[in-house]
């Protein structure tokens, strides 16, 4: 130097079947009232188009997220961030601004996972995500009594075989 194969542990990720939650919510009908200018909705801004609201009663989901179990794929596993580019949110407009999903590129950021303020997404006390702090906990250097401990670093790192 380059190739192979490893390792961390509530470890990563996808993917299916169930379940709960969404929720008696969106919505459909049917009584009654009240409005037809305006007002409010359809993501934000023009214009346009399309929808009226409200209570009582009958019916009533889905998605996203979540989680048991089981199957894959794995140790930059993966998350996250910027940016190019494509779809989609009623229509048209400025490719504006936001939101979602899709590839792709930047070894930009993070060794891990727990908790913990705050921030952000969500119906949600879940979960998931970011800065920040805390112990933990692997890995390397370095110190040392070589017991233990201590400091510091970052996966482009480490350990093992082979050339």
């Nucleotide at each position: 130097u380059g190739a192979u194969a490893g390792a961390g542990g509530c470890g990563c990720g996808g993917c299916g079947c169930g379940c709960a939650u969404c929720a008696g919510u969106a919505c459909c009908c049917g009584u009654u009232c009240c409005a037809u200018c305006c007002c409010g909705g359809c993501a934000g801004g023009c214009a346009c188009g399309c929808c009226g609201g409200a209570a009582c009663g009958g019916g009533g989901a889905a998605a996203g997220g979540g989680u048991c179990c089981g199957c894959c794929g794995c140790c930059g596993a993966a998350g996250g961030g910027u940016c190019c580019g494509g779809c989609g949110g009623g229509u048209g407009c400025a490719c504006c601004u936001c939101c979602g999903c899709c590839c792709g590129a930047c070894g930009c950021c993070u060794g891990g996972g727990c908790c913990a303020u705050g921030g952000g997404a969500g119906a949600a006390g879940a979960u998931c995500u970011c800065u920040u702090g805390g112990a933990c906990u692997g890995c390397c250097a370095u110190u040392u009594a070589c017991a233990g401990a201590a400091u510091g670093g970052a996966g482009c790192g480490c350990u093992a075989u082979c050339a």
Model confidence (mean pLDDT): 82 of 100. Predicted 3D model of a 163-nucleotide RNA (Lysine riboswitch aptamer) from a bovine gut metagenome. The sequence is in RNAcentral, with records from MGnify.